[in-house]
Context: one part of a larger RNA
């Protein structure tokens, strides 16, 4: 020192983030209990009172004996309630055991539950309330299946989601997203039909056509949402009103500075001296708000927070004890750590925080106990922060798939019946352009065809129609009718055959709807045949559609004065930067590009522009017109810089060279290396414009872009496949379709649940630079200050310092240098708050403003806040400002920021998220070196020693302040007011020492006293049991001390006194002048290597061993050792506590026994860490 524990006067929360810890209460009967209430409860509310022994006595109640009188009486052994009287002590649930209490207010209804090792909560439940989904071979849920859970249950069951008890209510929006119903119509996969002009392929096109989607409603206790600008009342204020813009509605009840409010410590009130707290209000709600539920609420609650009342060592202010640790000796005996060494302070360097290096001090060697300043100490390849073409885990309307679900289609899948539709035979009908008799489909053969098997005509009816008329069924009637000749592209319905167009019938397939049937399948019962129910559906399969974060793989860019966030410096041009060759960077400065243009282009020609003079109708300073000057002051499609005057600029003329194919070169783009792009030049071809030389491969130049893979387009052409021909594929050649992250993946988030690899290549702290900011000076001096720049104050401006702010750099540190704030303890600066000296004043005294010297001392308590800060409250002389890794966590604390849980606002589909809030929440260690505090040995210091000094050095604040009385109501002042010098007292704040007094502690002691044991008694043991005293020691609360003066000086005040004949404090020279220097005073100091000095003694002087101690961790120190009072012991005194056992009497009563207890012997008994006194023991002998 530390861990358990004990105990304190006075105060009694002041201590702290917070009464944390402790300390208080407490059993049990009686008594009495406000206020809320869901009337059950809070409640042991709160608050009071009582408790032990002894004696008698009485009720109640178990069980036994005795008995002649038995419903009795008498005795015994309990249990247990009461009264009455006596008694004792500081205390009677005496010890153990055993609620502090009350009020306000958040949250959650309660009792439960939960993060096994950091969070016990306001989170999870939960009863209850809503919603939604299922009729059972349900639905849900696990499995690939067969199977299986819910359940051998059946809507008063079962699954899924929200809210959260019981009151009281629970508004408004279906525009968006979700679900639920619809669906004439639109769009739609595969199957399946047709066409794709012979076939085949492959690809295209159409029909047909379900879910879905579009499209139409419902739905909010689904996901979710719920406005703004003006104006207006007879003070002002507000605005019941009005006007206007909008929306799916535009937020209602009730709440409302909250667990939500940023501003903010809102604003009033209570509560405090003092309140960032709390609580009631108010309300302009950044960003409450109605089951993601609003609001109030009794009970509850190891939840949050504030106040009282009690109580305390939480604290002022810290002491004292006990026990165990350390500490000594003895036996045994690890683990962390590990470069190196002879392992110091101080400045300073240095990759910018050295024991190791410069320099300068210091330093004899060693050991031990202590401290925790360092060693950016030890522990862990830093959790923050970047970065990685790492990871994982979650989320979505990220990109791609995949389960499931759902829907067509087909197989297992058989059979009828109607009805609709197709398609194919058969069959019957249909068919007027003009002209023609006349309703002429088309082609082709063709001169005949047809009638008593019943021809024309006629009548009745069906049925097409172009309205003319045809065509056919009956019926009558009984013998003939059509065709080749006109006219028409086409000639006969005279005949025959194949067709087209429109329809009709019947037949065969097919499909779709509806419906029957069984026999496949399936379910029930059954050992099973079988039966009953359902049934060609459903099950399972296979293809196809559409929904599908449930599940999977992923991907989510780069630059960056850290990263995000913003931006685009991610392609291109131009100037400047660019430092006179090229080239040259920055999120450097100015400014563009991502086209335009059939002429704005080729050429040949001719021509001068902008301004400005001078004349000239309207006509002005500018219109057109004539003369002149006119190096370009215009113009040149655009940006800028280069160019350009018989032109590169304007005007016309005729063309398309803005064309094809090759090669070289420049810049892009580097001394070597591409592509893309743009650009010069050269060759060929073919051309245009010119008389011709010639010029022309777009735009005077320098920006106007862009791979593979695919798709197109063009045009010969090469090849493979198949074909009779054809057709289909591929490539050569050109050109288009675009990747702007622009030499070009197909791509969204969250991580505080986090992981890994790195980084001080890169942030948060702290350092170091800088110093804009900051803070402190100065110079001028506009100006205030009645007058007057400078008693004061000082504007616009300038010039410094300092490294306390906040900023910039990113140099050091990411194989880790613990982060605010408080606590504790030190030291240093001064720009001085206060004490000290002084000067100036707009200084009369008092008070007071402003300078100067000056760091010796001192600068404090409390209220709210986590606070540095800041604000307030009472005090002071005065409550001054900083530094020391924003000193100090191997010193504490951890309130706060800053892990993992949870809530609320807000934001985000979402997982999350928020320098918003808010509860919660693990702080490691045996000290090796050096550091420092303290205690020891050696050895040196020239024989050894003993005692006494010196004092070089060093440390100290040993003081520091104020109060009052006197001076003195004096100096001063008109008066109110109102000093000093210098003395004495006191007081606070420090500092040393000390225990006679107070007090405190006192586990030697004394004594009361519970419980239990030793059978009672006596006397003990055990919890120091508790409890009441209390001596020494050891301490504060108590007591004692705590100066003056000297030298030298600082500001400043002064003689003399000159450069300067005066003046001047200086220049020579003199003198004063402060709490500050230096001594005086107190402590350490011969190891001061300059290692002193004196006295005495020199063979004596120490140790060790012993008995010891008011002296101590070891070691030392100090006494003592028989020539002794050093210790014990034993007596005397003295103090403590409080009258011992024993015997004797007394005592309430009781019939006795018998009794708590009193009283007397007895200031008795006990104990003694003190004094004395005494050699009985021990200090023998060495």
């Nucleotide at each position: 020192u530390c861990c358990a524990a004990c105990u304190a006067a006075g105060g009694g929360a002041a201590g702290u983030c917070g009464g944390c810890a402790a300390a208080u209460u407490a059993g049990u009967c009686c008594u009495g209990u406000g206020g809320c209430u869901u009337c059950g409860g809070u409640a042991u509310a709160a608050g009071g009172g009582a408790u032990a022994c002894c004696u008698g006595c009485g009720g109640u109640u178990g069980u036994g004996c005795a008995u002649g009188u038995a419903u009795g009486u008498g005795u015994g052994c309990g249990a247990u309630c009461g009264c009455a009287g006596g008694u004792c002590g500081c205390a009677g649930u005496g010890a153990c055991a055993a609620a502090a209490a009350c009020g306000g207010u958040c949250c959650g209804a309660c009792u439960g539950u939960u993060u096994a090792a950091c969070a016990a909560a306001a989170a999870c439940u939960u009863a209850a309330u809503c919603u939604u989904c299922u009729g059972c071979g349900a639905g849900c849920c696990c499995g690939u299946a067969a199977g299986g859970g819910u359940g051998u249950g059946u809507a008063c069951a079962g699954g899924a989601g929200a809210u959260g008890a019981a009151g009281u209510c629970u508004g408004c929006c279906c525009a968006g997203u979700g679900c639920c119903a619809g669906u004439a119509c639109u769009u739609u996969a595969a199957a399946c039909u047709c066409c794709u002009u012979u076939c085949c392929a492959a690809g295209g096109g159409a029909g047909c056509g379900a879910a879905g989607a579009g499209c139409u409603g419902g739905u909010a206790a689904a996901c979710g949402g719920c406005g703004g600008g003006a104006g207006u009342a007879a003070c002002u204020a507000u605005a019941a009103c009005u006007c206007u813009c909008u929306u799916a509605a535009g937020g209602u009840a009730g709440c409302g500075u909250a667990a939500u409010a940023c501003c903010u410590u809102g604003u009033c009130g209570u509560u405090u001296g003092a309140a960032u707290g709390a609580c009631g209000a108010c309300u302009u709600g950044c960003a409450c708000g109605a089951g993601u539920g609003g609001c109030g609420u009794a009970a509850c609650g190891a939840g949050a927070u504030c106040g009282u009342u009690g109580c305390u060592g939480u604290c002022c202010c810290u002491a004292g004890u006990u026990g165990g640790a350390a500490c000594c000796c003895c036996c045994c005996g690890a683990a962390u750590a590990c470069u190196c060494u002879u392992u110091u302070c101080c400045g300073g360097u240095g990759c910018a925080a050295a024991a190791g290096c410069c320099g300068g001090a210091g330093a004899u060697u060693u050991c031990c106990a202590g401290u925790g300043g360092g060693a950016a100490g030890u522990g862990a390849a830093g959790a923050c922060c970047c970065c990685g073409u790492g990871a994982a885990a979650c989320u979505u309307u990220a990109c791609u798939g995949u389960a499931g679900c759902u829907u067509g289609u087909u197989g297992c899948u058989g059979u009828g019946a109607u009805g609709c539709a197709a398609a194919u035979u058969c069959u019957g009908u249909u068919g007027u352009g003009c002209a023609g008799c006349g309703u002429a489909g088309g082609u082709a053969g063709g001169a005949g065809c047809u009638g008593u098997c019943g021809a024309g005509g006629c009548c009745u009816g069906a049925u097409c129609g172009u309205u003319a008329g045809g065509u056919u069924a009956g019926g009558u009637g009984g013998a003939g009718g059509c065709a080749a000749u006109u006219a028409u592209g086409a000639g006969a319905c005279a005949c025959u055959a194949c067709c087209c167009u429109a329809c009709g019938g019947a037949g065969c397939u097919u499909g779709c709807a509806u419906u029957g049937c069984u026999c496949a399948c399936u379910a029930u019962a059954g050992a099973a045949a079988u039966a009953u129910a359902g049934g060609a559906c459903a099950c399972c399969g296979g293809c196809a559609g559409g929904c599908g974060g449930a599940c999977a793989g992923u991907u989510u860019g780069g630059c960056u004065g850290g990263g995000g966030u913003g931006g685009c410096a991610c392609c291109c041009u131009g100037u400047c930067g660019a430092a006179a060759a090229a080239g040259u960077a920055u999120c450097g400065a100015c400014a563009g590009g991502g086209c335009c243009c059939a002429a704005u282009g080729g050429u040949u020609g001719a021509c001068u522009c902008a301004a400005c003079c001078c004349g000239g109708u309207c006509a002005g300073a500018a219109a057109u017109c004539g003369g002149g000057u006119g190096u370009g002051g215009a113009g040149u499609g655009c940006a800028a810089g280069a160019g350009c005057a018989a032109a590169a600029g304007u005007c016309a003329g005729c063309c398309u060279g803005a064309u094809u194919g090759g090669g070289c070169a420049u810049a892009c783009a580097u001394u070597a290396a591409g592509a893309c792009u743009a650009u010069g030049u050269c060759c060929a071809a073919a051309a245009a414009c010119g008389a011709a030389a010639g010029u022309u491969u777009g735009g005077u130049c320098u920006a106007g872009c862009g791979a593979u893979c695919c798709u197109c387009u063009a045009a010969u052409u090469c090849u493979c496949c198949u074909u009779g021909a054809u057709g289909g594929g591929g490539g050569c050649u050109a050109g288009a379709g675009g990747u702007g992250a622009c030499c070009g993946a197909a791509a969204a988030g969250u991580u505080a649940c986090u992981c890994c690899g790195g980084g001080g290549a890169u942030a948060a702290c702290a350092g170091a630079g800088u110093u804009g900011u900051c803070g402190c000076g100065c110079c001028u001096g506009a100006g205030a200050g009645u007058u007057c720049u400078u008693a004061u104050c000082g504007a616009c401006g300038g010039c410094g310092c300092g490294g306390u702010u906040u900023g910039c750099u990113a140099c050091a540190u990411c194989g880790a240098u613990g982060u605010c704030g408080g606590c504790u303890c030190u030291u240093c600066c001064u720009a001085u708050c206060c004490u000290g000296g002084u000067c100036g004043u707009g200084c009369a005294g008092c008070a007071g403003c402003g300078g100067c010297c000056a760091a010796g001392g001192g600068u404090g308590u409390g209220g709210g806040u986590g606070u540095u800060c800041a604000c307030c409250a009472a005090u002071u002389a005065a409550a001054a400002g900083g530094g020391a890794u924003c000193g100090u966590g191997a010193g504490c604390u951890g309130g706060g920021u800053u892990c993992a849980g949870a809530a609320c606002g807000u934001u985000g589909u979402g997982a999350g998220a928020c320098a918003g809030u808010u509860u919660g929440u693990u702080u490691a260690a045996u000290a090796u070196c050096u550091a420092c505090u303290g205690g020891a040995a050696a050895u040196g210091u020239u024989u050894g020693a003993u005692g006494u000094c010196u004092g070089a050095g060093a440390g100290g604040a040993a003081g520091g302040a104020a109060g009052u009385c006197a001076u003195a109501g004096u100096a001063c002042g008109a008066g109110a007011g109102g000093a000093a010098c210098u003395g004495g007292c006191u007081u606070u704040c420090g500092a040393g020492g000390c225990c006679u007094c107070u007090g405190g502690u006192u586990u030697a002691c004394c004594g009361g006293u519970u419980g239990u044991c030793u059978g009672a008694u006596a006397a003990g043991g055990c919890a120091g049991g508790c409890c009441g005293g209390g001596c020494a020691g050891c301490u504060a609360c108590g007591c004692c001390u705590u100066g003056a003066u000297g030298g030298a000086u600082a500001a400043g005040u002064a003689c003399u006194g000159a450069a300067a004949g005066c003046a001047u404090c200086u220049a020579a020279g003199u003198a004063c002048g402060a709490a500050g220097c230096c001594a005086u005073c107190c402590c350490c100091g011969a190891a001061a290597a300059g290692a002193g000095a004196c006295a005495u003694c020199u063979u004596a002087g120490a140790a060790c061993u012993c008995c010891u101690g008011a002296a101590u961790a070891a070691c030392a120190c100090a006494g003592g050792c028989u020539u002794g009072a050093u210790g014990g012991a034993a007596c005397u005194g003295g103090u403590g506590u409080g009258u011992a056992a024993g015997u004797g009497c007394c005592a309430a009563g009781g019939c006795a026994a018998c009794g708590a207890g009193g009283c007397a012997u007895u200031c008795a008994g006990c104990a003694u860490g003190c004094a004395g006194u005494c050699c009985c023991c021990a200090a023998u002998c060495g």
Record summary: Predicted 3D model of a 1182-nucleotide part of an RNA (large-subunit ribosomal RNA, half B) from a soil metagenome. Its mean pLDDT, the model's own confidence on a scale to 100, is 83. It matches the Rfam family "Bacterial large subunit ribosomal RNA".